[in-house]
RNA sequence: GGAGUGGGCCAGGGGAUCGCUCCCGCCUACGCCAAGGCUUCGGCGGGCAAGCCCGCUUAUGCUGAUGGCGAAGACGAGGGAGGAAAGUCCGGGCUCCACAGGGCAGGGCGCUCGCUAACAGCGAGGCGGGGUGACCCGACGGAAAGUGCCACAGAAACGACACAGCCCUACUUCGCCAAGGCUAUGUAGGGUAACGGUGAAAUGGUGCGGUAAGAGCGCACCAGCGUGCUGGUGACAGUGCGGCUGGGCAAACCCCGCCUGGAGCAAGGCCGAAUAGGGGACCUAAACGCUGGCCCGGCGUGGCCCCGGGUAGACCGCUAGAGCGCGUGAGCAAUCACGCGCCCAGAUAGAUGAUCUCCCACGACAGAACCCGGCUUAUCGGCCCACUCCGCUU
Numbered sequence: 001g002g003a004g005u006g007g008g009c010c011a012g013g014g015g016a017u018c019g020c021u022c023c024c025g026c027c028u029a030c031g032c033c034a035a036g037g038c039u040u041c042g043g044c045g046g047g048c049a050a051g052c053c054c055g056c057u058u059a060u061g062c063u064g065a066u067g068g069c070g071a072a073g074a075c076g077a078g079g080g081a082g083g084a085a086a087g088u089c090c091g092g093g094c095u096c097c098a099c100a101g102g103g104c105a106g107g108g109c110g111c112u113c114g115c116u117a118a119c120a121g122c123g124a125g126g127c128g129g130g131g132u133g134a135c136c137c138g139a140c141g142g143a144a145a146g147u148g149c150c151a152c153a154g155a156a157a158c159g160a161c162a163c164a165g166c167c168c169u170a171c172u173u174c175g176c177c178a179a180g181g182c183u184a185u186g187u188a189g190g191g192u193a194a195c196g197g198u199g200a201a202a203u204g205g206u207g208c209g210g211u212a213a214g215a216g217c218g219c220a221c222c223a224g225c226g227u228g229c230u231g232g233u234g235a236c237a238g239u240g241c242g243g244c245u246g247g248g249c250a251a252a253c254c255c256c257g258c259c260u261g262g263a264g265c266a267a268g269g270c271c272g273a274a275u276a277g278g279g280g281a282c283c284u285a286a287a288c289g290c291u292g293g294c295c296c297g298g299c300g301u302g303g304c305c306c307c308g309g310g311u312a313g314a315c316c317g318c319u320a321g322a323g324c325g326c327g328u329g330a331g332c333a334a335u336c337a338c339g340c341g342c343c344c345a346g347a348u349a350g351a352u353g354a355u356c357u358c359c360c361a362c363g364a365c366a367g368a369a370c371c372c373g374g375c376u377u378a379u380c381g382g383c384c385c386a387c388u389c390c391g392c393u394u
Stems, first nucleotide, its partner, number of pairs: 001390010012359007020080003024076002027073002030070005036063003040059001042057006082365001086376002089374005094264004106260005111125005126140001127138004141255002146253002148249003163196001165192007173184001175182002204222006223245001225242007268316002271313001278307003282303002287301005323342008360363001
């Protein structure tokens, strides 16, 4: 210098003007309530010869200033989207409903150890695979419990089988002959799976020995299985021995181990009109309707009051939390403990914006709606740290 790998951070900035939402302070006018004051009427008590006066109390009306509450406006000060607020894919908190206990069914998860409120998450490690490497990827328990499947090709895809081939024996025929036999073809019987061909996969692999030809038939190494020892918390690794060896698929059913109630903030709680309707008490002189042949009676239509349910709406839930920053300590790390400091959106038709201007690297993906931990997906451009490979120079 070039090419990469892993991780972290930022997410245009400044100014002016005009707006939106939330909280706080202060002021203004309004409404309600409380107490006080005044006025009037009544009642009770007392004084008094009488008129009248005093005190207490109830009710009505008014009320400067005071206090509290409510809603509104003006002013001042302050807060106001994200790394993914997204997808709603996992996991929890919270709320309501259900629930003695245990089991089955169903669902989810699946190498090990740890972290965590929990997880299909994270950290560290093991094993397998990829890369020269930094590093990356992996649903990674069991196929010797059982069932099932294995396209095409191929003889054969799991219980056995043999297409081509190789070898042996018997017989027939041809040929040769030193007369003992030898060889080739064909037929029949038998032994094989080395070699050929098919396939993603062919009954452990390679080599040597062995054999009529072959074969774990024997041996060495390797893979696999079982078992012992050593190291490790463990997954596992290393090594010794043994008999030789049993196809693959469980993201097919299944088996094993662990976990597992349902619905969701439109959860849920609380207050609650107007109108209509429901229940009850009272009034009803009269009228009308129904019941009835008629009368009495009963019911309904009316007025007024009370009660309860629901709706509109209002408030709570709602944002101080598994919170954020810094430091110290434990730990490889994820994470945890302690100390100090901070408060950082809370709307309900839904605010977080608009215009102008300056600078630069010319600005991407995109917007809360109960909260939090993850995962996944989208994303202009830039910065920082650590590491790897290649080339050059000293």

This is a predicted structure of a 394-nucleotide RNA (Bacterial RNase P class A) from an Armatimonadota bacterium.
It matches the Rfam family "Bacterial RNase P class A". It is annotated as a ribozyme. Rfam describes the family as follows. Ribonuclease P (RNase P) is a ubiquitous endoribonuclease, found in archaea, bacteria and eukarya as well as chloroplasts and mitochondria.
Taxonomically the source falls in Armatimonadota (Bacteria, Bacillati).
The coordinates come from a structure-prediction model, not an experiment, and the mean pLDDT is 76.